Predicted 3D model of a 480-nucleotide part of an RNA (small-subunit ribosomal RNA, 3' major domain) from an uncultured organism. It matches the Rfam family "Bacterial small subunit ribosomal RNA". Its mean pLDDT, the model's own confidence on a scale to 100, is 84.
Context: one part of a larger RNA
RNA sequence: UGACGGGGGCUCACACAAGCGGUGGAGCAUGUGGCUUAAUUCGAAGCAACGCGAAGAACCUUACCUGGGCUUGACAUCUAACGUUUAUCCUGUGGAAACACGGGUGCCUAGCUUGCUAGGGAGUUAGACAGGUGUUGCACGGCUGUCGUCAGCUCGUGCCGUGAGGUGUCAGGUUAAGUCCCUCAACGAGCGAAACCCCUAUCUCUAGUUGCCAGCGGUUCGGCCGGGCACUCUAGCGAGACUGCCGGCGCAAGCCGGAGGAAGGUGGGGAUGACGUCAAGUCAUCGUGGCCCUUACGCCCAGGGAUGCACACGUGCUACAAUGCCAAGUACAAAGCGCUGCAAACUCGCGAGAGUAAGCGAAUCGCAUAAAGCUUGACCCAGUUCAGAUUGGAGUCUGCAACUCGACUCCAUGAAGGCGGAAUCGCUAGUAAUCGCAGAUCAGCUACGCUGCGGUGAAUGAGUUCCUGAGCCUUGUACA
Numbered sequence: 001u002g003a004c005g006g007g008g009g010c011u012c013a014c015a016c017a018a019g020c021g022g023u024g025g026a027g028c029a030u031g032u033g034g035c036u037u038a039a040u041u042c043g044a045a046g047c048a049a050c051g052c053g054a055a056g057a058a059c060c061u062u063a064c065c066u067g068g069g070c071u072u073g074a075c076a077u078c079u080a081a082c083g084u085u086u087a088u089c090c091u092g093u094g095g096a097a098a099c100a101c102g103g104g105u106g107c108c109u110a111g112c113u114u115g116c117u118a119g120g121g122a123g124u125u126a127g128a129c130a131g132g133u134g135u136u137g138c139a140c141g142g143c144u145g146u147c148g149u150c151a152g153c154u155c156g157u158g159c160c161g162u163g164a165g166g167u168g169u170c171a172g173g174u175u176a177a178g179u180c181c182c183u184c185a186a187c188g189a190g191c192g193a194a195a196c197c198c199c200u201a202u203c204u205c206u207a208g209u210u211g212c213c214a215g216c217g218g219u220u221c222g223g224c225c226g227g228g229c230a231c232u233c234u235a236g237c238g239a240g241a242c243u244g245c246c247g248g249c250g251c252a253a254g255c256c257g258g259a260g261g262a263a264g265g266u267g268g269g270g271a272u273g274a275c276g277u278c279a280a281g282u283c284a285u286c287g288u289g290g291c292c293c294u295u296a297c298g299c300c301c302a303g304g305g306a307u308g309c310a311c312a313c314g315u316g317c318u319a320c321a322a323u324g325c326c327a328a329g330u331a332c333a334a335a336g337c338g339c340u341g342c343a344a345a346c347u348c349g350c351g352a353g354a355g356u357a358a359g360c361g362a363a364u365c366g367c368a369u370a371a372a373g374c375u376u377g378a379c380c381c382a383g384u385u386c387a388g389a390u391u392g393g394a395g396u397c398u399g400c401a402a403c404u405c406g407a408c409u410c411c412a413u414g415a416a417g418g419c420g421g422a423a424u425c426g427c428u429a430g431u432a433a434u435c436g437c438a439g440a441u442c443a444g445c446u447a448c449g450c451u452g453c454g455g456u457g458a459a460u461g462a463g464u465u466c467c468u469g470a471g472c473c474u475u476g477u478a479c480a
Stems, first nucleotide, its partner, number of pairs: 001480002003477003007474007015464002019427005026318008034309002042053002064304007073129001077128006089104006107120006131293002134291003140287002142282003145278001147276001152191006158167003172181002197270004202239002205236004211229001216226003242264001245258005320420001324379001326377005336367003341360002346355003386417001391412007433456007
């Protein structure tokens, strides 16, 4: 100087408390361990691995296994030789394909005495070399997680100390904050905090192929038409909030209350992550040193595997019902996506879907009925009109192909499950809870995942004794 303490003081955080909903029990989905296997490819390992890399494993992907094949190789550059055919195109045999062995055809440009020369391209052979998701993340770059959006981490000069180092950065107050004030052997400065950036909440202006009977006219009643940009909206420039004003407290910084205001005291959210810690993670995104393989640890192909199942754990979905379930009727979103695409309307089918086809490269068309909600009716507490696993049958669609191993539909079947032990998680407001919608990936999809979007919309706390983690000061130490 740090680290540590079942030392102290001060202070924070859904850390506890208060409260709401879960997990742990059931079924299923998914990841992992284990077991099994020819292979069940690899990585991730307390928090910070386990719906993680994977924003799409039937083939491909694919790195694994079995079998069949190839050696200058699937790919790059160069050299030498061969020299116009072995490339290309057509085609035969073997084969699961890859591949192997054959037959026919025979490239472009220029010159010219029409088949010769020169050049180019491709090819073959040989050699340099290619190739490696082989190894080392304890050799690395880059990127990332974590403490932690925590308030810290340092420097210059000066001063103090033999020195390591200290001071500044401490004390008093204040803040979300090393934020600011005040004092002070310190005076300043940098990286962080804040601000600058984006979204959102109010308004003005600008602009009107979206919106509007707002006011007028027409109307086959639909902003449909004329017409108009006023409003809504869209998207661009601006305004607005600064403790600015008032009262109280205070030396000040600031705190408490109030007015005005769409909005207050960082308005709400996002992006943004200091010096460093964990020899944290990644050699399988990529790059890369060393090591290793080189008729194989490289490359191609077919099939299989990664989906295996006595078990164990994590993360989720659906439930166990009456604040519910079912049937009929009826409202109101936002954000997205769409041309080898989104597809209306119409016809057929109980349905998945099929047929046909308008419009739209999209504020102009489509995906697209939002759902919970509301209204009416049925159910009457029952393993049920709850719940939907499992299984049988019949189908639809994508795709070369759904056996291993796809999704969806219909009929039948209807399992466990009556609110879950010890324990444990999330959340302080448009949040939790609950309800649906869209997108990426993508032929299709094992998505109940993920990322966003809106609808309905609470309870409780304003305390810091305790548990957990963290910051500052201080103290002890036989630790570094």